[in-house]
Context: one part of a larger RNA
RNA sequence: GGACGAACGCUGGCGGUGUGCCUCACACAUGCAAGUCGAGCGGAUUUACUUAGGAGCUUGCUUCUAAGUAAGUUAGCGGCGGACGGGUGAGUAAUAUAUAGGAAUCUACCCUUAGGUGGGGGAUAACGGGGCGAAAGUUCCGCUAAUACCCCAUAUGCGUGUUCUCUUCGGAGGAUUCGUGAAAGGAGCAAUUCGCCUUUGGAUGAGCCUGUAUCCGAUUAGCUAGUUGGUAGGGUAAAAGCCUACCAAGGCUACGAUCGGUAGUUGGUCUGAGAGGAUGAUCAGCCACAAUGGGACUGAGACACGGCCCAUACUCCUACGGGAGGCAGCAGUGGGGAAUUUUACGCAAUGGGGGAAACCCUGACGUAGCGACACCGCGUGAGCGAAGAAGCCUUUUGGGGUGUAAAGCUCUGUCAGCUGGAAAGAACACAAUGACGGUACCAGCAGAGGAAGCAUCGGCUAACUACGUGCCAGCAGCCGCGGUAAGACGUAGGAUGCAAGCGUUGUCC
Numbered sequence: 001g002g003a004c005g006a007a008c009g010c011u012g013g014c015g016g017u018g019u020g021c022c023u024c025a026c027a028c029a030u031g032c033a034a035g036u037c038g039a040g041c042g043g044a045u046u047u048a049c050u051u052a053g054g055a056g057c058u059u060g061c062u063u064c065u066a067a068g069u070a071a072g073u074u075a076g077c078g079g080c081g082g083a084c085g086g087g088u089g090a091g092u093a094a095u096a097u098a099u100a101g102g103a104a105u106c107u108a109c110c111c112u113u114a115g116g117u118g119g120g121g122g123a124u125a126a127c128g129g130g131g132c133g134a135a136a137g138u139u140c141c142g143c144u145a146a147u148a149c150c151c152c153a154u155a156u157g158c159g160u161g162u163u164c165u166c167u168u169c170g171g172a173g174g175a176u177u178c179g180u181g182a183a184a185g186g187a188g189c190a191a192u193u194c195g196c197c198u199u200u201g202g203a204u205g206a207g208c209c210u211g212u213a214u215c216c217g218a219u220u221a222g223c224u225a226g227u228u229g230g231u232a233g234g235g236u237a238a239a240a241g242c243c244u245a246c247c248a249a250g251g252c253u254a255c256g257a258u259c260g261g262u263a264g265u266u267g268g269u270c271u272g273a274g275a276g277g278a279u280g281a282u283c284a285g286c287c288a289c290a291a292u293g294g295g296a297c298u299g300a301g302a303c304a305c306g307g308c309c310c311a312u313a314c315u316c317c318u319a320c321g322g323g324a325g326g327c328a329g330c331a332g333u334g335g336g337g338a339a340u341u342u343u344a345c346g347c348a349a350u351g352g353g354g355g356a357a358a359c360c361c362u363g364a365c366g367u368a369g370c371g372a373c374a375c376c377g378c379g380u381g382a383g384c385g386a387a388g389a390a391g392c393c394u395u396u397u398g399g400g401g402u403g404u405a406a407a408g409c410u411c412u413g414u415c416a417g418c419u420g421g422a423a424a425g426a427a428c429a430c431a432a433u434g435a436c437g438g439u440a441c442c443a444g445c446a447g448a449g450g451a452a453g454c455a456u457c458g459g460c461u462a463a464c465u466a467c468g469u470g471c472c473a474g475c476a477g478c479c480g481c482g483g484u485a486a487g488a489c490g491u492a493g494g495a496u497g498c499a500a501g502c503g504u505u506g507u508c509c
Stems, first nucleotide, its partner, number of pairs: 001509004006505005013378006019371002021336001026334003030331003035080003040077002043074015087289003096214007105206002110202002114198004118152004127142006157180003161176006185194003215261003222252003227249008264286004268279004291312005314325004342368001344367003350364001351362004381411004391402004415450001417445005425436001453498005458479003464493005474481002
């Protein structure tokens, strides 16, 4: 000098764009953050209308029951999604990341290829009835449906054996025996359409393996028995000591093993002429975690933040028998701290989930609010105006300074203020649809009116005098100032530097 997710002191007009718990991965009141589909299913229920039957009477009205039509609502079964999106950086020095490769794999939804969608069955929730419990909830009996579940058939699928062809000798393809082995329907008057099952290839995503690179310590020198390799078996979507049995005795290591400390990592960011050094907030990729530890279930995908089970700690409810919970989602609270925001608006846009669609959900996101936290822009007026008012400071008492500064005159109208107008962002055939927002922006009105501070002035280092103080009070980044004329302390006048900021502190180059 530059930089900052900064803090502190004094001060503070406006706007734009960003950004905001770096500390306790501390504990959390409250609300919201993942639902959706009635065009899968049986019920329940509301309204309107029609028909039939019953009751009441005021004889054409009211009401009840049943059936049907149309339009809604949805607790449950079922499907898809809750593995994305959002948060945090505790752990992790290699089960990670970066980069370059690899073969023994899977992949819901989507695109694509070729076919199929036949027949049958038994349950169960909801519901009705009974019981237990304070509650959470649970249990028994009975009934019922499906795109829920099961069986059969068929299939170019899968496994095994035989055989043929090709081969880069790894394998690939064909034929065939035996075994195994799919499906679901809905909407529509219909045409049709949305599904479902098997299959080919793709796309996307994911798992696995290898080389190289990736902080400090030798006051850590030896480490290792599933350890290193083989055979057989098991296991996985898949290679493999991944696991088991047996056999062999290996494997790593001064090119730093093992152990200990610290740490998410990269693109990047800061600095620097560069080499390098430091760093890893925001944004983007990858990884890990979800009160702590462990476990699996479901599923295409999890060993699953707002799922399940167990254990532990803590908190809450309780009728003391037993139960409930997990903000490192968005706000917000307490605590910690030098220190970090609103319990806001909206799904209008972009994106995501569900749905045939209408649409629903979305604290992702879009916005607004708060903070000079950072960067950028603008303003706080402009011109004229005395050899120069007053005041203040100083003085050798002559004067000098503040100073064209003010006053005064002539103007301008940015910003703020008031009035009126008023967007783009809106795309999906048309139409309709804007949280922001009556915002940006435009026009008009008025009037210099509402808008300047902070630090420094001994040298480094731009800027000096007076008074007070008297080694005191104090200053100080270094050198050093202060003990009676202090340009270094304090105040005043003046000056210098920067300016809605200026200084100080901290950290990095």

A computed fold for a 509-nucleotide part of an RNA from an uncultured bacterium, annotated as small-subunit ribosomal RNA, 5' domain. RNAcentral holds the full RNA, with entries from ENA, Greengenes and SILVA. The prediction has a mean pLDDT of 87.